[in-house]
Context: one part of a larger RNA
Molecule: large-subunit ribosomal RNA, domain III
Organism: Catenibacterium sp.
């Protein structure tokens, strides 16, 4: 300059507590704001910011008793969630090997390497911080022993695994709507009980059994091919067929479940400034099949169309080859290893020097009117933006 500008979008008001102090901390009531987000779940990323007690120098665009700030102590629980003890892509290394004054460059088998494939747990309870990890029910998956059966079976061969675009139609159910029915309630005028009003009107994994949509010709024989072999895949020729045999979904049904979970009804101990806090906790605890309803699931389906839309493991299967060994099936018993699991994920925990109106991948998306995920109010839930 100048106690000037600013003090970073968006609403608070009232009474109580607390304290030395209160527009700003906490109750507790009103009101308002979002509601395809300002909710909720992840990846990245941050890296203890989590949770408690206690603090008031500094950080906080006022304040300050309060904090994502100080200080102490505390939190993080997995066979199955993600990742390794499986597998490959770009890509990277790279035994031999070419090359190259050296350094070294390329690249075969191989190797590492998600962002993809492969895989075995759901469903409630709990809780000051953790849960698919604790528990409580109820599964499922690998191994190791043992027992009892018999044929097992490649690091090898074939199938499968296995993918585009576009578009149509189905049967369901998921979220949500309607109802039966269930529980409460009907009140200050008039009306209203074969009645209105408000609310609820539920369950997973895995097991069984079963159908459908859909997919697939079946037998036998033989054979120059899959660098051996093969019953397996290819081929080729008979027979027998246009349905029958074979696989086969999602849902649906029974069992889990005499469970759990609610609407409701709802205590005590203690403690208390006698208001209450404890607590809407413990405990107890209702209801009928049914309609409708997706852009998600069934669906790697199904039609089509040219520009033809990863690989490798697994898986099946074939044989080599082994058959006291070894493997497979079934029981039964014991056994499951590392690494991540607080918190934030944003109009204050991440990147912009700031508690910055930017920016930052995915996943979930309710009712009412609507073509809708526009928009308007509202629901779970969340906030009232640090003068």
């Nucleotide at each position: 300059g100048a106690g000037u500008a600013g003090c970073g979008g968006c609403a608070c008001g009232u009474g109580g507590g607390u304290g030395a102090g209160a527009a700003u901390c906490c109750c507790a009531c009103g009101c308002a704001c979002c509601g395809a987000u300002g909710g909720c779940c992840c990846a990245a990323g941050g890296u203890c910011u989590c949770c408690a007690g206690a603090g008031g120098a500094a950080g906080g665009c006022u304040c300050g008793u309060c904090c994502u700030c100080u200080c102490u102590g505390g939190g993080a629980u997995a066979g199955u969630c993600g990742g390794g003890a499986c597998c490959u892509a770009a890509g990277g290394c790279g035994a031999g090997g070419c090359c190259g004054a050296a350094a070294g460059g390329c690249g075969u088998a191989g190797c590492c390497g998600a962002u993809g494939g492969a895989c075995g747990a759901c469903g409630g309870g709990u809780g000051g911080a953790u849960a698919u990890u604790c528990c409580c029910g109820u599964a499922c998956c690998c191994g190791a022993u043992g027992u009892g059966u018999g044929g097992c079976g490649a690091u090898g061969g074939a199938g499968u695994g296995a993918c585009g675009g576009a578009g149509a139609a189905g049967g369901c159910u998921c979220a949500g709507g309607c109802a039966a029915c269930c529980a409460g309630c009907u009140g200050c005028u008039g009306g209203a009980a074969u009645a209105g009003c408000u609310g609820g009107g539920g369950c997973a994994a895995g097991c069984g059994a079963g159908a459908u949509a859909c997919c697939u010709g079946c037998g036998c024989a033989c054979c120059a091919g899959g660098g051996a072999a093969a019953u397996c895949c290819g081929g080729u020729g008979c027979g027998c067929a246009u349905a029958a045999g074979g696989g086969g979904a999602a849902g649906g049904c029974g069992c889990g479940a005499u469970g759990c979970a609610u609407a409701c009804g709802g205590a005590a101990a203690g403690c208390u400034u006698c208001g209450g806090c404890a607590a809407g906790u413990a405990c107890g605890g209702a209801a009928a099949a049914g309609c409708u309803g997706a852009g998600a699931g069934c669906a790697g389906g199904c039609u089509u169309c040219c520009a033809g839309g990863a690989a490798a493991a697994g898986c099946u299967u074939c044989u080599a080859g082994c058959a006291c060994a070894a493997c497979a099936c079934a029981c039964a018993u014991c056994g499951g290893c590392c690494c991540g699991u607080a918190c934030c994920g944003a109009a204050a925990a991440u990147g912009g020097a700031c508690a910055c109106a930017c920016a930052u991948g995915g996943g979930c998306a309710a009712g009412g009117a609507g073509a809708g995920a526009a928009u308007c109010c509202u629901g779970a839930g969340g906030u009232g933006a640090g003068c």